[in-house]
RNA sequence: UCCGAUCUCCGGGCGACCGCCGGCGAGUUUCGCGGGAGGAAAGUCCGGGCUCCACAGGGCAAGGUGGUGGGUAACGCCCACCGUUCUUUGGAACAGGGACAGUGCCACAGAAAAGACACCGCCGGCCGGUGGGGCGCGAGCCCCACGACGGUAAGGGUGAAAUGGUGAGGUAAGAGCUCACCGCGGGGCAAGGUGACUUCCCCGGCAUGGUAAACCCCACCUGGAGAAAGACCGAGUAGGAGGGUCGCGUGGCCCGCGCCCAGGCCCUCGGGUAGGUCGUUCGAUCCCUGCUGCAAGGCAGGGGCUAGAGAAAUGGUCGCCACCCGUUGGCGUCUCGCGAUGUCGACGGGGAGCAAAACCCGGCUUACGGAGAUCGGACACU
RNA sequence: GGGGAUAUAGCUCAGUUGGGAGAGCGCGUGGAUCGCACCCACGAGGUCGGGGGUUCGAGUCCCCCUAUCUCCACCA
Numbered sequence: 001u002c003c004g005a006u007c008u009c010c011g012g013g014c015g016a017c018c019g020c021c022g023g024c025g026a027g028u029u030u031c032g033c034g035g036g037a038g039g040a041a042a043g044u045c046c047g048g049g050c051u052c053c054a055c056a057g058g059g060c061a062a063g064g065u066g067g068u069g070g071g072u073a074a075c076g077c078c079c080a081c082c083g084u085u086c087u088u089u090g091g092a093a094c095a096g097g098g099a100c101a102g103u104g105c106c107a108c109a110g111a112a113a114a115g116a117c118a119c120c121g122c123c124g125g126c127c128g129g130u131g132g133g134g135c136g137c138g139a140g141c142c143c144c145a146c147g148a149c150g151g152u153a154a155g156g157g158u159g160a161a162a163u164g165g166u167g168a169g170g171u172a173a174g175a176g177c178u179c180a181c182c183g184c185g186g187g188g189c190a191a192g193g194u195g196a197c198u199u200c201c202c203c204g205g206c207a208u209g210g211u212a213a214a215c216c217c218c219a220c221c222u223g224g225a226g227a228a229a230g231a232c233c234g235a236g237u238a239g240g241a242g243g244g245u246c247g248c249g250u251g252g253c254c255c256g257c258g259c260c261c262a263g264g265c266c267c268u269c270g271g272g273u274a275g276g277u278c279g280u281u282c283g284a285u286c287c288c289u290g291c292u293g294c295a296a297g298g299c300a301g302g303g304g305c306u307a308g309a310g311a312a313a314u315g316g317u318c319g320c321c322a323c324c325c326g327u328u329g330g331c332g333u334c335u336c337g338c339g340a341u342g343u344c345g346a347c348g349g350g351g352a353g354c355a356a357a358a359c360c361c362g363g364c365u366u367a368c369g370g371a372g373a374u375c376g377g378a379c380a381c382u
Numbered sequence: 383g384g385g386g387a388u389a390u391a392g393c394u395c396a397g398u399u400g401g402g403a404g405a406g407c408g409c410g411u412g413g414a415u416c417g418c419a420c421c422c423a424c425g426a427g428g429u430c431g432g433g434g435g436u437u438c439g440a441g442u443c444c445c446c447c448u449a450u451c452u453c454c455a456c457c458a
Base pairs, nucleotide, nucleotide: 001378002377003376004375005374006373007372008371009370010369012321013320014319015318016317017316018315020036021035023033024032025031026030038354042365043364045363046362047361048360049359050226051225052224053223062222063221064220065219066218067081068080069079070078071077082096083094084093085092086091097217098216102215103214104211105210106209119156120155121152122151123150124149127147129146130145131144132143133142134141135140164182165181166180167179168178169177183206184204185203186202187201188200190199191198192197230278231277232276233275240269241268242267243266244265245264246263247259248258249257250256285304286303287302288301289300290299291298292297323350324349325348326347327346328345329344330343331342332341333340334339383454384453385452386451387450388449389448392407393406394405395404401438409425410424411423412422413421431447432446433445434444435443
């Protein structure tokens, strides 16, 4: 210098002018003061707070989680540790319970895909079944090949996967058939550890491949819906109910009685709509310090208040700077030199990207720009 | 703001205990016809929306993204 891995931090600052949305105040056509997005506000994938509905208890179903211990309001998140796999070896990944509870599946190829099988091969002798050859006067004998029968699971071959691996003994040939080591299973409840687990010892030749992000079994967890949740107030010449009066009928007229199935006016009532207020931003909150814990975190003390509205504001222009890149100059160091590097300037360019709250938090995931630290590897120079 | 569904050939769609990627229309070539259409035969055409994981093996099972479509206030 380059490459890789992991972790952490930041997501700009100052000024001028013009705007936008809330809040407070005033002398209210306005003025003043103060506040105004994010690390992901995103995806809505988990977990909670809060609200309403449902609910005696238990079980089934459905869904989810899955090494151990801890953290937390809770989690599928985080921390530490264990185990397995991968890795240049720093580290990374793990849906990491159970495949002797049961069921299913394992295409093609292959003999055989799970209490299996014998294709090629290796070996054997009984049969003498068939053919050939040889010997013999003959009965018969011998050899070879094939067939059938039996043994075998070393070797070949198929496959992602073939019923433990390596070596030695053993055998007709072989084989955990026997032995040593490794692996596997069971046990000790031996040592260490809270535990997962590790180490050691004994027993068993070994008896059952893979797949549970297939059904399933085991353990644990989960009631449903979500701020369009929900609570309160509540208009109108909208519409409803009741009463009175005018009215209509009876009647010559008034009172009275009856009718309101029509209509006008007045009064009263409750429900809803429009709309308004709350929920709603002080909270598992933020910052600093101390103690404690390996850590995640916990506890104590001090300080701070930090957008909130409604279909929705948080912006624009200019200048300067931090910062980055390029060109170039001075000085210093190394070098014979080329050149490398440090520092101070000058000029030019960039000064961004992902993206934007909508009840609120804790996480995860995804998108994005920059900086730093640690570790590993390669190359070059001293 | 909160849910649900879909994505497979140019178009419309199938695809289940995970193992062959398919159908119809369209397109191309050939045949048939005097010629065209209909018809007959053959053929081409696919990163199964993208990425990762489980598995011997993924269109299918699991996770994360992308795009499209669609539903949802209260009262009477």
This is a predicted complex of two RNAs, RNase P RNA and transfer RNA, with 458 nucleotides together. Rfam match: Bacterial RNase P class A. It is annotated as a ribozyme. Rfam links the family to the GO terms dimeric ribonuclease P complex, tRNA processing and ribonuclease P activity. Its mean pLDDT, the model's own confidence on a scale to 100, is 77.